[in-house]
RNA sequence: GCGCCCGUAGCUCAGUAGGAUAGAGCACCGGUUUCCGGGGCUGGGGGUCGCAGGUUCAAAUCCUGCCGGGCGCGCCA
Numbered sequence: 001g002c003g004c005c006c007g008u009a010g011c012u013c014a015g016u017a018g019g020a021u022a023g024a025g026c027a028c029c030g031g032u033u034u035c036c037g038g039g040g041c042u043g044g045g046g047g048u049c050g051c052a053g054g055u056u057c058a059a060a061u062c063c064u065g066c067c068g069g070g071c072g073c074g075c076c077a
Base pairs, nucleotide, nucleotide: 001073002072003071004070005069006068007067010026011025012024013023019057028044029043030042031041032040033039050066051065052064053063054062
């Protein structure tokens, strides 16, 4: 340098032949239970869907560029 894959909540990941308010588990906060803690039950907060454009009535999803990570190939030495 070229090709492929990945980037979604604090962490691990769902959601892809476009469709309205983006989800789960764990973690965190509150309530309840307990003498207290843990555990159980229950409620809640938290997301620019990597960034910027484009297509579309409508984009996490499709297209382009860039950034970051991984893998493979190549070049120089």